A computed fold for a 73-nucleotide RNA from an uncultured Clostridia bacterium, annotated as transfer RNA. It was read from a public genome assembly.
[in-house]
RNA sequence: GCACCUUUAGCUCAGUUGGUAGAGCAACUGACUCUUAAUCAGUGGGUCCCGGGUUCAAGUCCCUGAAGGUGCA
Numbered sequence: 001g002c003a004c005c006u007u008u009a010g011c012u013c014a015g016u017u018g019g020u021a022g023a024g025c026a027a028c029u030g031a032c033u034c035u036u037a038a039u040c041a042g043u044g045g046g047u048c049c050c051g052g053g054u055u056c057a058a059g060u061c062c063c064u065g066a067a068g069g070u071g072c073a
Stems, first nucleotide, its partner, number of pairs: 001072007010025004019056001027043005049065001051063003
């Protein structure tokens, strides 16, 4: 330098044919317990890496850029 893959909650990851974003763990609250842990129930937490485009509508499609990784040179 070229090609490909990844980027979504605090962490690890889903997200179908484009139709208003979820799980587990963690955090918080309550129940239980003498207390803690465990267990059970619930709650909060996201402009989906940045910018632009297409579309009635974009995490998803297209373009530029950034970060990380793999291969080739």